[in-house]
Context: one part of a larger RNA
RNA sequence: CCCUCGUUAAGGAACUCGGCAAAUUGGCCCCGUAACUUCGGGAGAAGGGGCGCCCGCCCAAAGCGGGCCGCAGGAACAGGCCCACGCGACUGUUUACCAAAAACACAGGUCCGUGCUCAAGCCGCAAGGCGCAGUAUACGGGCUGACGCCUGCCCAGUGUCGGAAGGUUAAGGGGAGGGGUGCACGUAGCCCCAAACCGAAGCCCCGAUGAACGGCGGCCGUAACUCUAACGGUCCUAAGGUAGCGAAAUUCCUUGUCGGGUAAGUUCCGACCCGCACGAAUGGCGUCACGACGUGGGCACUGUCUCAACGAGGGGCCCG
Numbered sequence: 001c002c003c004u005c006g007u008u009a010a011g012g013a014a015c016u017c018g019g020c021a022a023a024u025u026g027g028c029c030c031c032g033u034a035a036c037u038u039c040g041g042g043a044g045a046a047g048g049g050g051c052g053c054c055c056g057c058c059c060a061a062a063g064c065g066g067g068c069c070g071c072a073g074g075a076a077c078a079g080g081c082c083c084a085c086g087c088g089a090c091u092g093u094u095u096a097c098c099a100a101a102a103a104c105a106c107a108g109g110u111c112c113g114u115g116c117u118c119a120a121g122c123c124g125c126a127a128g129g130c131g132c133a134g135u136a137u138a139c140g141g142g143c144u145g146a147c148g149c150c151u152g153c154c155c156a157g158u159g160u161c162g163g164a165a166g167g168u169u170a171a172g173g174g175g176a177g178g179g180g181u182g183c184a185c186g187u188a189g190c191c192c193c194a195a196a197c198c199g200a201a202g203c204c205c206c207g208a209u210g211a212a213c214g215g216c217g218g219c220c221g222u223a224a225c226u227c228u229a230a231c232g233g234u235c236c237u238a239a240g241g242u243a244g245c246g247a248a249a250u251u252c253c254u255u256g257u258c259g260g261g262u263a264a265g266u267u268c269c270g271a272c273c274c275g276c277a278c279g280a281a282u283g284g285c286g287u288c289a290c291g292a293c294g295u296g297g298g299c300a301c302u303g304u305c306u307c308a309a310c311g312a313g314g315g316g317c318c319c320g
Stems, first nucleotide, its partner, number of pairs: 001315008010306002014304001019301001027051005036041001038146001052068006080299007087291002092104002108144007121130003147286004152216003157213002159209005166204003172198002177193005217235005244278001245275001256272005
C1' cells in the first nucleotide's frame, strides 16, 4: 500500500453524474393514522408509547414503588420514511454470458376472414396431421392495450370489397383472302399463312370503405394609443388538425418567459402558447392501485465528504 471488517470528536451530502456505498429503520402489543380512491384500497401510511428478573403493597392478575441482571443459540435472521412528476394500468415475460425497462405479454376494445362431405388458416412432395373429436357466444389473422371521458375532417392516390354496360385482351373458336404441293396446265385432295368477327380473369371503368396504407395548407389586409385580429380578400387542395394536450421520453432557437422551491436551480414543479416538427385504437387526454423503472425535493441517518485517525484478520513487502 491492497482486500475484508470494526470504531470515531465537531459538522452532516459540503461527496458525487447520481446519497453510489455505508448508516438509519427493523420483532411483538397498544394508541393513532392524511390527500386521493375503481370504496377493495391507500395502511405496517405517517407518528407515538410499552416490553426481562426479584422484593413490597393480605392472596392472584393488573398497576405502582424499589432493586438487580444483561447473555446465549444459529449457516443465516428482521421495513428507512414522506412529497411531487414521467412512463407503463396491474401479477407476469425478456436480450442463457454487459440492457429487466417506458420493451414483450396481458384481460378489455375493434376490424378482417371463416357456414364445415375438405371451415378459414397452418405443417407436409404426398399420405397424413394441427385447427377439432371444435362449428360464428366458435376458430384464424391484424391493430390497440385495465378503467373513465372520448376517438373529429379527407375515399384524390394505394389497398380491400362490390359492380358489370362499355374499352383492352391470351389460348381457343372463326375463317374473308393468300400461298405450297400436285404427271404439262387446271381442278380435287393434302398442307401452310391468315383479315373481320366471337373469346375469360385481370386492367381501364363505376361505386363503397379509415379502429384499411395513409393525409389533415399558403399569402395579404382589417378595431378611435399601441399591440393583436373575432372580420375580409385571394390562391391551392381529396380534405386543410376538431376535442384534448402542449418548451412535452416530442421545443431547433432555449438555461424561452412568468411563478414556486434554493443564499444561489441548464434539472424539477405550476403556468403561458411562436406546437422548428403533439393530436385522437402506428389511439388522445385523465386516472386509484402497482414498479429491484426514470426525474426533482424533503425528513431521518451516516467516514460519501471537510479530513483523516486508530484497531482486527488476510495479502503484498523485508529477513530467514
The part of an RNA shown here (large-subunit ribosomal RNA, domain IV) has 320 nucleotides and comes from an Anaerolineae bacterium. The RNAcentral record of the full RNA draws on ENA. The source organism's lineage runs through Bacteria, Bacillati, Chloroflexota and Anaerolineae.